[in-house]
RNA sequence: CAGGUCGGCCGGGCGGCCGCGGCUCCGCUUUGCGAGCCCGCAAUGCGGGCACGCUACAGGGUCGAGGAAAGUCCGCACUCCACGGAGCACGGUGCCGGGUAACACCCGGGGCGGGGCAACCUGCCGGAUCGGGCCACAGAAACAUACCGCUGGCGGGAGCAAUGCUCCCCUCAGCAAGGGUGAAAAGGUGGUGUAAGAGACCACCGGCGCCCGCAGCAAUGCAGGCGGCCAGGCAACCCCCACCAGGAGCAAGGCCAAACAGGGGCAAUGCGUGGGUGGCCCAGCCAUCCAUGCGGGAGGCUGCUCGUCUCCUGCUCCCCAACCGGGGAGCGCAGUCCCGGGUAGGCUGCACCAGGCGCGCUGAGAGGCGUGUCGCAGAUAGAUGGUCGCCCAGGCGCCAGGCAGGGAUGACGCCGGCAACGGUGUAAACCUGCUCCUGACGCUGGACAGAAUGCGGCUUAUAGGUCGACCUGAGCU
RNA sequence: CGGGGUGUAGCGCAGUUUGGCAGCGCACCGCGUUUGGGACGCGGGGGUCGGCGGUUCAAAUCCGCCCACCCCGACCA
Numbered sequence: 001c002a003g004g005u006c007g008g009c010c011g012g013g014c015g016g017c018c019g020c021g022g023c024u025c026c027g028c029u030u031u032g033c034g035a036g037c038c039c040g041c042a043a044u045g046c047g048g049g050c051a052c053g054c055u056a057c058a059g060g061g062u063c064g065a066g067g068a069a070a071g072u073c074c075g076c077a078c079u080c081c082a083c084g085g086a087g088c089a090c091g092g093u094g095c096c097g098g099g100u101a102a103c104a105c106c107c108g109g110g111g112c113g114g115g116g117c118a119a120c121c122u123g124c125c126g127g128a129u130c131g132g133g134c135c136a137c138a139g140a141a142a143c144a145u146a147c148c149g150c151u152g153g154c155g156g157g158a159g160c161a162a163u164g165c166u167c168c169c170c171u172c173a174g175c176a177a178g179g180g181u182g183a184a185a186a187g188g189u190g191g192u193g194u195a196a197g198a199g200a201c202c203a204c205c206g207g208c209g210c211c212c213g214c215a216g217c218a219a220u221g222c223a224g225g226c227g228g229c230c231a232g233g234c235a236a237c238c239c240c241c242a243c244c245a246g247g248a249g250c251a252a253g254g255c256c257a258a259a260c261a262g263g264g265g266c267a268a269u270g271c272g273u274g275g276g277u278g279g280c281c282c283a284g285c286c287a288u289c290c291a292u293g294c295g296g297g298a299g300g301c302u303g304c305u306c307g308u309c310u311c312c313u314g315c316u317c318c319c320c321a322a323c324c325g326g327g328g329a330g331c332g333c334a335g336u337c338c339c340g341g342g343u344a345g346g347c348u349g350c351a352c353c354a355g356g357c358g359c360g361c362u363g364a365g366a367g368g369c370g371u372g373u374c375g376c377a378g379a380u381a382g383a384u385g386g387u388c389g390c391c392c393a394g395g396c397g398c399c400a401g402g403c404a405g406g407g408a409u410g411a412c413g414c415c416g417g418c419a420a421c422g423g424u425g426u427a428a429a430c431c432u433g434c435u436c437c438u439g440a441c442g443c444u445g446g447a448c449a450g451a452a453u454g455c456g457g458c459u460u461a462u463a464g465g466u467c468g469a470c471c472u473g474a475g476c477u
Numbered sequence: 478c479g480g481g482g483u484g485u486a487g488c489g490c491a492g493u494u495u496g497g498c499a500g501c502g503c504a505c506c507g508c509g510u511u512u513g514g515g516a517c518g519c520g521g522g523g524g525u526c527g528g529c530g531g532u533u534c535a536a537a538u539c540c541g542c543c544c545a546c547c548c549c550g551a552c553c554a
Base pairs, nucleotide, nucleotide: 001473002472003471004470005469006468007467008466009465010464012391013390014389015388016387017386018385020064021063022062023061024060025059027057032054033053034052036050037049038048039047040046041045066448070459071458073457074456075455076454077453078249079248080247081246085306086305087304088303091244092243093242094241095109096108097107098106099105110125111124112123113122114121115120126240127239131238132237133234134233135232147179148178149175150174151173152172153171155169156168157167158166159165160164187205188204189203190202191201192200206230207229208227209226210225211224213222214221215220253348254347255346256345263339264338265337266335270294271293272292273291274290275289276288277287278286279285295313296312297311298310299309300308301307314331315330316329317328318327319326320325341553342552343551353375355374356373357372358371359370360369361368362367392446394444395443396442397441399439400438401437402436403433404432405431406430411426412425413424414423415422416421478550479549480548481547482546483545484544487503488502489501490500497534505521506520507519508518509517527543528542529541530540531539
């Protein structure tokens, strides 16, 4: 110098004019309201003045979007509801250790892979001997099987050099080496063995399980022994194991004001027990009131069941029978479940926090502790903007100088040579290049995008600039 | 601002639960029928399954991220 990897930061600046929102100060020349004091009058009221509070208006001061404010994918704070519980269902996380308020985040480490020469980047990781399910098509078989095949026996047939050998067929067995199918076929290589074969056995290699030693907090690593144990994959299918999780969300929730029709719909409507009062004094019966149990009904426990909580289970009339009793009709109510109606207002929650920045200590790091300093948006159809000038990166164009290339297998000088020619040195006009350096000018010109209760993360979008560390290649020293 | 759902042929929808060749109706094209058209009959074409990654032998379907569209939610009594 060129190319690349990783990490951090910035992501336009200054000024003039006009404009918007919050907070605050001030108003003698400023709007309305409130209560107070003083004065006057024809006096339970009216008028005037004073200072105060709120509000409106005018002026001054000060502050006013982001690294993602976004997606709403996680985790919390905060608020309300439910909180005697139990079970089921649903959901999330998943190598190990640490950080944190917490997390699916971050840091460090481990195992198995993939890419790159390298710096480095990147994927996966609880369990497949609890059990269930699936593995299309093809294939004999998808988890335990035999299509072709190899081999043996009984039987039959054929050929030949004939007590035998070879071939073919049928049938009964054995085998899993070879072929073939498939994404995937049950360890691999060599040998022993056998009728043929096969971890059936042996050696080495690979894997799995168990035992034990060393190192490490651990995941795990290294080393040793034993067992032929060698029967696949999928858990981003159910499931099992461990851990986490009550639900809803600032339109949560609290206070005030205004307005409407406190309108309509929806059920069970039984059986007892105890007590008070009254009727005739007690028992008993009748009437009425209260409490309560069983049963039934509605709703809540922001899934379900048990369970539990709240509320209701009332009144009137008619018919049959006129003793008990049975049947029917109508009205009503809780709950806030459903429909309908009204208002589209204000204050609060709500801007001081797991806060930013600097320094010191500590830790390998994420981070932690201490200390100093700063105050840093709060709109509600939604403020944070518009325009002009100058500048700064950046982009495009054009020009000048340098430099490079051509001009130049040529020209000129010197040396050698008889010559052809060879060696060596010097330099111009002119042309080309800004895909090299410096300088001037013109045009252009700033990405992604905007708070809405707040915070920590992740993910996605993002023109361009800048700093640091490292890698590879080339040149020079 | 918060919560939920949908996306498959030109249009309307199945298929996603339990992964295994993408289908149905209308529309479109051709032929037949008819004097011609419609209707009818026969045959046919047409698909980034919203997009990009991942899991798997295999993805419309399972998992993640992104995009577009739709729906619901205020307070009072």

Two RNAs folded together computationally: RNase P RNA and transfer RNA, 554 nucleotides in total.
Rfam match: Bacterial RNase P class A.
The prediction has a mean pLDDT of 76.